[in-house]
Molecule: small-subunit ribosomal RNA
Organism: metagenome
């Protein structure tokens, strides 16, 4: 750092996953010790019990207890109790940070100056009396003070109308200090006030009456609308107020390269709150957690009258939760309160327990040890592996253990923790390892079980019988007292992009245009100092973090110093750029002046051609309409034709990758009016300028309103047609509307799928509107400004593609995107008459969606080209008897496999038994293989008798193994004992081998370059040509390979060698006759081994080529005919029953054996053939002419005999000699169209041969018999020459059995015009949303389920507003009929207080209406998800109507 996943594959866009850190955690298996931390994140839910705030006798007065000293208790008085601890409910806020400031206060604490004088009244506690259950509490009396009042002193203090005024105190005592009291100053705390930052929502856009100022008061410590009166009407807001909704803020913490994102536990600062709401009281300080009042829940006591309570202090308890500790010890330290101290108090804090909750540390042993033990797995059986591991053997002894010692923390005492930490000694490997994962990412593989079951899973995705993915076990990785898992948060994610992202076509440019606010802005002088640079100074708390170091044995962890804290402010400077002021330019931008050009707009008139209607002539039977045809018109006169007429609409040619407009858009001609560009020219004005959130205009079609107005076309409709349907495509009508006017509506693939505006950045050609200069004229040339086309360089781009009219290279500004689907949808706003526009989500679901380009298949796209593919032909097959296979039924079995071409006379080149694999019925169980022990040489063989269906049982005669010198040894047999054997038993989808197919089609591929980011491409494309990727040319290719051809058989011609068993021209003999004999190899012929053919030659085309046409010569001519030979690869094509084999399965049985029986069965179907329907013919007779074959368990000549099948004899011949061997059509006669002298089936019998055996079940003969059937429907197959057609011969198999199949020759045709169709194919190209490739993909209703949502009568709470209504406690203001100790007065009385009434404020309650949120919610929309429901068939190929 990166990684899987979209495709066949590829590049890109995109989202989802993952691999890392981390936690206040929780679950699940485990769990030795010890250090340091941390430990209700939920219910600010209730809370039992203890404790978390007292303390002073040196203020004070009483009681007690004591002789006394002295102690104790409750008061009064003083000081704390506003701090410490503890929560985060409320707060969006001057509440926090952060940096500043002025109108403020401050107990105790420290400096300084002063000062502490003299009176005085009570009131607790006490006593008495008394009242309540109680908690308290009333009356009357007594009393102290550092409690409480007065006076006197007064300034450096307050106030001042500048005369003046006013203001305090306390004392104790051990005689030494504490203290009080004023004033100023300090230090600390605190209260205020601003700048700046510091949440989401605009689906929250207008808020605000004390609301803004301003004066007069008032009240605070203190500024102030803080609070009242009057005035006056501001203030605040798109730089987001108001409003809803979450939320304590900070240092910090997690994470990160960093910026940033998430957080706000523990520690630290600040806020805010103590059952909920209001209130103030005391006081230096509170509106006050462990005080007081009042109002509400709500708990607890009651004697029912009345009372008492707030753990969000520390422990607990219950409840809520996934989940969070002990009713523990001590003030020994540190700090707090009180004391003058002693002390006392402190659940604050200091330990201890709890709990692997985390981070760190240690240990569970070390060393030797190979028969590499045993045992587990595997296993190819050989062996591996676990595994030096274990055992053994020699040692150690951390940790826990046990025995002893024993701290530091403690400055002079005091130690909870603690008999702790540490240290010695001591025993004994002893008391200590598991968790998770091993398909891929991502380290770690094997066996068994299971069988789309069970299960797994963070993504992709395992799992249907060989799972490395699911359990289990072995092994193995990984990390270790923890490991896995779930959450949650950052990374990776350049996946909100400052840094660091995009908008043709992936998601994304507003439809266009003007402009407001705002952002940006030309040259150029001076000035300023707001931004902006620099330097200084202050702050940036501490604690984290990071560097160097130090203390715990070492980390963790504590602890010292630096260093940072990117930040705010002040303040000195600088003066380029920004900005602000002043000045001037002219380039930008406008302005005038003169010229052409245009479907720019708007009016209003004209004008021809066409359709359609109406009149009237002509005219007759159709017409019109379609793929075809029907509704339609038309004898009431259509269509066609002529004249005349009405009326609306729209503008042929010209018309064009032509022109104009900001977009929509504009088209006959013609006038008015009127906009904008554009060229020239030369003044003019001086930045005046771009952009544009919001806003405003304008804005195709349809589509609404109001009123015209309607030929023509034409949604909806209607009718014919199509069609399985056809609510559609074709037809025949036709309404709205399409057209004017005038008002909405505001969308469109409103597109160059490219926002505006400036500038740079090679070029070449068109078309279009101006102007210059030249030439000098059908005019051409050169150049320059505008518009608008094609091509291109260099750039960009995922590619395709853009390229001066950019998608290049800069800048300026607006809009807009951040996976698909749910959705442009619901709510809610706004606009609209409406239809709707606009703005615009979430739940849920998926892992994709998606763009360019690839190679491919596809196409009812194209182009080209083959082939018995059509097409010409010629013969069949489908009707008909048979035979043969198959399917189906049958059946005890009808053994098995084969199933579109590429199963069916196919495996099977031959089922009577047998094969044979299947039925039945009887029998064997180590069986007919090897191996091991034993035994017999009476085991077995041959012959034979019984029983038996037979297989076998029981029995009688004969016969009696080899080798070594010997032991032995091999061999047979038999008997034991187990490993095994045996299987045509499953899976061809686990598999070799071997075949089929596509196809004897021309193709299938490499290596190097080259081109492309890349899959690929090239080359194999292209022009020609061939049967061919043959071969010629060209060409970023150049060569190769396996296919093609050709080499190899084979056949035709010839030569040459050879001459038997072949042959016989020529000589000779012989015969009835024959190469029949002696010769002889010329010729036939055989067997070698040569020659021949090659577009070689001639001419013609073509490009001088390749080749093609023709023509000569030849036995044969363009591959001569024929065969063998099958490229890369397609079909999970076939076959486990040829054979082989892997795993499953059977093992007295799915295996051996042995008889009979199926495999031959028959309503019915298909496929393949035979043989016919007859005259090209049957029957009879005649008799010539082949060529392959095969032959000893054969083939037989030839002779006898039978009608004949055959039979008896029997020569010859392992065969160029013998033998099968007769060759059939053929000719000849006969027969006359008929179910026949066609056909021959089927049945009767009587034979024949082969075989142990023909019954089920051969095959052939002789005699009778004599069935369908007269040429075959829909369709379909061969086949292009020695072919088809038609004739026989021969071979395999075989005892016997052929109509099948494989070879043989014999006679021997007809047709091909031509590729438009049908099929199969090759090659190019073109479109795809297919890739299991069209038998492909793939939408919508509808019916099931199950999920989330939206509307909804209404109904339930929550929360806010607004007006009235109550009106507690309490502070202010007022009142003076009541009360009253200090003061003043001689006294009355007064002053002053206290109670009490008023009054206006105000919690809570109430009452009406509002807004907003959420919960439920009869029914109802839509959507979403779901292996195999329905209907259709929109899309994707011209997808069949683009």
């Nucleotide at each position: 750092a990166g990684a899987g996943u979209u495709u066949g594959a590829u590049c890109c866009u995109g989202g989802c996953u993952c691999a890392g850190a981390a936690c206040g955690a929780a679950c699940g298996c485990u769990g030795g010790c010890g250090g340091c931390a941390g430990g209700c994140c939920u219910a600010a839910c209730a809370c039992a019990u203890g404790c978390a705030a007292g303390u002073c006798g040196a203020a004070c007065g009483c009681c007690c207890c004591g002789c006394a000293a002295g102690g104790g208790g409750a008061g009064u008085g003083g000081c704390g109790c506003a701090c410490g601890g503890g929560u985060g409910a409320g707060u969006a806020a001057c509440g926090c940070g952060u940096g500043g400031g002025a109108a403020u206060g401050u107990g105790c604490c420290c400096u300084u100056g002063g000062g502490u004088g003299c009176g005085g009244a009570a009131c607790a506690a006490c006593g008495u009396c008394g009242g309540g259950a109680a908690a308290c509490u009333g009356a009357c009396g007594c009393u102290a003070a550092u409690a409480c009042c007065g006076c006197a002193u007064a300034a450096u203090g307050a106030c001042u109308a500048c005369g003046g005024u006013c203001c305090a105190a306390a004392g104790a005592u051990u005689u030494a200090u504490c203290g009080c009291c004023c004033a100023a100053g300090g230090a600390u705390c605190a209260g205020c006030c601003c700048g700046c930052g510091u949440a989401a929502g605009a689906u929250u856009a207008g808020g605000u009456a004390g609301u803004u100022g301003g004066u007069g008061g008032g009240g605070u410590a203190a500024u102030g609308g803080c609070c009242u009166a009057c005035c006056a009407a501001g203030c605040c807001g798109a730089c987001g107020a108001u409003c809803u909704u979450u939320a304590g803020c900070u240092g910090g913490u997690c994470u990160u390269a960093g910026a940033g994102g998430a957080u706000g536990a523990u520690c630290a600062g600040c806020c805010a709150c103590a059952c909920u709401g209001g209130g103030a009281c005391u006081g230096a300080g509170a509106c006050a957690c462990g005080g007081c009042c009042c109002a509400g829940a709500c708990u607890c006591c009651u004697a029912c009258g009345g009372g008492a309570g707030g753990c969000a202090g520390c422990a607990g308890u219950g409840a809520g939760g996934a989940a969070u500790c002990u009713u523990g010890g001590a003030c020994a330290a540190u700090g707090g309160g009180g004391g003058a101290a002693a002390c006392c108090c402190u659940g604050a804090u200091c330990c201890a327990g709890c709990c692997a909750u985390g981070c760190c540390g240690c240990g569970u042993g070390a060393g030797u040890g190979a028969u590499g033990a045993a045992g587990g797995c595997c296993u190819u059986c050989g062996g591996g592996u676990u595994g030096u591991a274990a055992a053994g053997c020699u040692c150690u002894u951390u940790c826990a253990g046990a025995u002893g010692u024993g701290a530091a923390g403690a400055u002079g005492a005091u130690g909870a923790c603690g008999g702790u930490a540490g240290c010695a000694u001591c025993a004994g490997a002893a008391g200590a390892a598991g968790c998770u994962c091993c398909g891929g990412c991502u380290a770690a593989c094997u066996c068994c079980g299971u069988g789309c079951c069970a299960g797994c899973a963070g993504c992709c995705g395992c799992g249907g019988u060989a799972a490395u993915a699911c359990g289990g076990a072995g092994g193995g990785a990984g990390c270790g007292a923890g490991c896995g898992u779930u959450g949650u948060u950052c990374g990776g994610a350049a996946u909100u992009a400052c840094u660091g992202g995009g908008c043709g076509u992936a998601a994304a440019g507003c439809g266009u245009a003007u402009g407001u606010a705002g952002g940006c802005g030309g040259c150029u002088u001076c000035g300023u100092a707001a931004g902006u640079c620099a330097g200084a100074u202050g702050u940036g708390a501490a604690a984290u973090c990071c560097c160097a170091g130090a203390g715990c044995u070492u980390a963790a962890c504590u602890u010292u110093g630096g260093a940072a804290c990117u930040g705010c402010a002040u303040u000195u400077g600088a003066g380029a750029c920004u900005g602000c002021g002043a000045g001037g330019c002219u380039u930008g931008a406008g302005u005038a002046u003169c010229g052409g050009a245009g479907a720019g707009g708007u009016u209003g008139g004209c004008g021809g051609a066409a359709u359609u209607c109406c009149c009237a002539g002509u005219g007759u039977a159709g017409a019109g309409g379609u793929g075809a045809a029907a509704u339609u018109c038309g004898c009431a006169g259509a269509u066609a034709u002529u004249g005349g007429g009405a009326g609306g609409a729209a503008c042929a040619c010209c018309g064009a990758u032509g022109g104009c407009g900001u977009a929509a858009g504009c088209a006959g001609c013609c006038a008015a009016c009127u906009g904008g560009a554009c060229g020239a020219u030369u003044a003019c004005u001086g930045a005046c300028g771009c952009u544009g959130a919001g806003a405003u205009a304008c804005g195709a079609a349809a589509g609404c309103g109001u009123g015209g107005g309607g030929a023509g076309c034409a949604a909806c409709c209607a009718g014919g047609a199509u069609u399985a349907g056809a609510u559609a495509c074709c037809c025949u009508g036709g309404u709205a509307g399409u057209c004017c006017a005038c008002g909405c509506c505001a969308u469109a693939a409103a597109c160059g799928a490219u926002g505006u505006g400036u500038g740079c950045u090679a070029g070449c050609u068109g078309c279009u509107g101006g102007g210059a200069c030249c030439c000098a004229u059908a005019g051409g040339g050169u150049u320059u400004c505008g518009g608008u086309g094609g091509c291109g360089c260099a750039g960009c781009u995922a590619a395709c593609g853009c390229c001066u009219u950019a998608a290049g290279c800069a800048c300026a500004c607006c809009g807009c995107c951040u996976g698909g689907g749910g959705a442009g949808u619901a709510c809610g706003g706004u606009c609209g008459c409406a239809a709707g526009a606009u703005u615009a989500a979430g739940a849920c679901u998926c892992a994709a969606a998606g763009g360019a380009a690839u190679u491919g298949a596809c196409g009812g796209g194209g182009a080209c080209c083959c082939g018995c593919a059509c097409a010409a032909g010629c013969g069949g097959u489908g009707g008909a008897g048979c035979a043969u296979g198959u399917u189906g039924u049958u059946u005890a079995a009808u053994u098995c496999g084969u199933c579109g071409c590429a199963a069916c006379g196919c495996g099977a080149a031959g089922a009577a038994c047998c094969u044979u694999a299947c039925c039945u019925a009887c029998g064997c169980u180590u069986g007919u293989a090897u191996c091991c022990u034993g035994g017999u040489a009476g085991c077995g063989g041959c012959u034979u008798u019984c029983a038996g269906a037979g297989a076998u049982g029981a029995g009688a005669g004969c016969c009696u193994c080899a080798u070594u010198u010997a032991g032995u040894u091999g061999g047979a047999c038999c008997a034991g004992a187990g490993a095994c054997a045996g299987g045509u038993g499953c899976u061809g989808c686990a598999u070799g081998g071997c075949u089929g197919u596509c196809g004897u089609c021309a193709g299938c591929u490499c290596g190097u370059g080259u081109c492309g980011u890349g899959a690929g491409a090239u080359g194999u494309u292209g022009g020609g040509u061939u049967a061919a990727g043959u071969c010629c040319c060209g060409c970023a290719a150049c060569g190769a390979g396996c296919g093609c051809a050709a080499c190899c058989c084979u056949u035709g011609u010839c030569g040459u060698a050879u001459g038997u068993u072949g042959c016989c021209a020529u000589c000779a003999g012989g015969u009835a006759a024959u190469g029949c004999u002696g010769g002889g190899c010329a010729c036939u012929c055989a067997u070698a081994c040569g020659a021949g053919a090659c577009c070689g030659c001639c001419g013609g085309u073509g490009a001088u080529a390749a080749g093609c046409c023709g023509g000569a010569g030849g036995a044969a001519g363009g591959u001569g005919g024929g065969g063998a030979c099958g490229a890369c690869g397609u079909c999970a094509a076939g076959u486990c029953a040829u054979c082989a084999u892997g795993g499953c399965c059977c093992u007295u049985a799915c295996g051996c054996g042995u008889a009979g029986g199926g495999c031959u069965a028959c309503a019915a179907a298909c496929g393949u053939g035979c043989u016919a329907c007859a005259a090209u013919g049957g029957c009879u007779g005649u008799g010539a002419c082949a060529g392959u074959g095969g032959g000893c368990a054969g083939c037989a000549a030839c002779c006898u005999u039978g009608c004949a099948a055959g039979a008896g004899g029997a020569a010859g011949c392992g065969a160029a000699u013998c033998c099968c061997u007769a060759a059939a059509a053929g000719c000849a006669g006969u027969c006359u169209c008929a179910g026949u002298u066609c056909g021959g089936a089927u049945u009767g019998u009587c034979c024949u041969c082969u075989g142990c055996a023909a019954c089920u079940c051969g095959a052939g003969g002789g005699c009778a018999u004599g069935a369908a059937g007269c040429u075959g429907g829909a369709a379909u197959c061969g086949c292009u020459a020695g072919u088809a057609a038609u004739c026989g011969u021969g071979g395999a198999u075989c005892a016997g059995c052929a109509c099948g199949c494989c070879a043989c020759g014999g006679u021997g045709a007809a047709u091909a015009c031509g590729u438009u169709c049908c099929c199969g194919g090759g090659u190019c190209u073109u479109g795809u949303a297919c890739a299991c490739a069209c038998c492909g993909c793939c939408c919508g209703u509808c019916a099931c389920a199950c999920c989330a949502u939206g509307g909804g009568a209404g109904u339930u709470g929550g929360u806010u507003c607004u007006a009235c209504c109550u009106g507690a406690a309490g502070a202010c203001g007022g009142c003076a009929c009541g009360c009253u100790a200090a003061c003043c007065g001689c006294a009355a009385g007064g002053g002053g207080g206290c109670a009490g009434c008023c009054g206006g404020c105000c919690a809570c309650g109430g009452u009406a209406g509002g807004g907003u949120c959420a919960g439920c919610g009869a029914c109802u929309g839509g959507g979403g998800u779901g292996a195999a429901g329905u209907c259709g068939u929109a899309a994707c190929a011209a997808g069949g109507u683009a």